[in-house]
RNA sequence: AGCGUGUAACAGGGGCGUCCGGGAGACCGGGCUGAGAUGAACCCUUCGAACCUGAACCAGAUCAUACUGGCGGAGGAAGUUGCGCUUUAGGUCCC
Numbered sequence: 001a002g003c004g005u006g007u008a009a010c011a012g013g014g015g016c017g018u019c020c021g022g023g024a025g026a027c028c029g030g031g032c033u034g035a036g037a038u039g040a041a042c043c044c045u046u047c048g049a050a051c052c053u054g055a056a057c058c059a060g061a062u063c064a065u066a067c068u069g070g071c072g073g074a075g076g077a078a079g080u081u082g083c084g085c086u087u088u089a090g091g092u093c094c095c
Stems, first nucleotide, its partner, number of pairs: 001086003006083005011045004016039001017032006051076003057070004
């Protein structure tokens, strides 16, 4: 100087639905999907589908659902440093 695979620290971003039962209510228990359904947390940070808008969208399933796919080569969206690897220049020492 470059590479940009990974990792660590700190910092930041994000979502939390649907169905059943109980309850006057607050809420409690359970089922489904999932990394995560408000936490012993989980996921994501430009390499950006974590997440938001479109969207009370469209198609297919389901007890139901933001469940699956499309939408999506659409638009947005939150980072620094160190470690790591490669190459080059100069200096020093030895032969």

Background: The RNA shown here (TPP riboswitch aptamer (THI element)) has 95 nucleotides and comes from Cohaesibacter marisflavi. The sequence was found by an Rfam model in a public genome assembly. Rfam family: TPP riboswitch aptamer (THI element). Rfam's curators write: Vitamin B(1) in its active form thiamin pyrophosphate (TPP) is an essential coenzyme that is synthesised by coupling of pyrimidine and thiazole moieties in bacteria. Of the family's consensus pairs, 100% are formed in the model. Taxonomically the source falls in Cohaesibacter (Bacteria, Pseudomonadota, Hyphomicrobiales, Cohaesibacteraceae). The prediction has a mean pLDDT of 78.